[in-house]
Formats: sequence, C1' cells, structure tokens
RNA sequence: GGGAGCGUCGGUUAACGGUAAACCAGCGUUCUCCAAAACCGCAACUGAAGGUUCGAUUCCUUCCGCUCCCG
Repeated sequence: GGGAGCGUCGGUUAACGGUAAACCAGCGUUCUCCAAAACCGCAACUGAAGGUUCGAUUCCUUCCGCUCCCG
C1' cells in the first nucleotide's frame, strides 16, 4: 500500500427495518440474631458523522479503533 472481518450497559452475548433483551457484576428491599444464599425491584448500553426510509443496532457512504490475510 491492497483486501476482509468486528465495534451494543462495567464484563460476555442476543435482537425479520417496527417497545434495545438475557446472564454475570453493581445498588436497594424482603427473609435472618448477624451474614451468606434465595426472592423481588432499580440503574446503566447501539464507536463518530452523514445518507436512504414513515421508521435504522440492522441497509449505504466516510471517518475512528481493534483483529486477520496479501504484498
């Protein structure tokens, strides 16, 4: 330099173009003599900017970051 893939809560992953969900972690409540466990609940997320669309995590473009292949 050329090509390909990936980017979603703190972590690991889902999500036909139509309410962003689950597990772990965190916080709170109940239970308990106290804790742990368990139950119930809460908060937190689509890498950035544009485009298409009634509607974008999803499709298109550019950029950023990471990984792989070729040279």

The RNA shown here (transfer RNA) has 71 nucleotides and comes from an Elusimicrobiota bacterium. Its mean pLDDT, the model's own confidence on a scale to 100, is 81. Rfam family: tRNA. Rfam describes the family as follows. Transfer RNA (tRNA) molecules are approximately 80 nucleotides in length. The source organism's lineage runs through Bacteria, Pseudomonadati and Elusimicrobiota.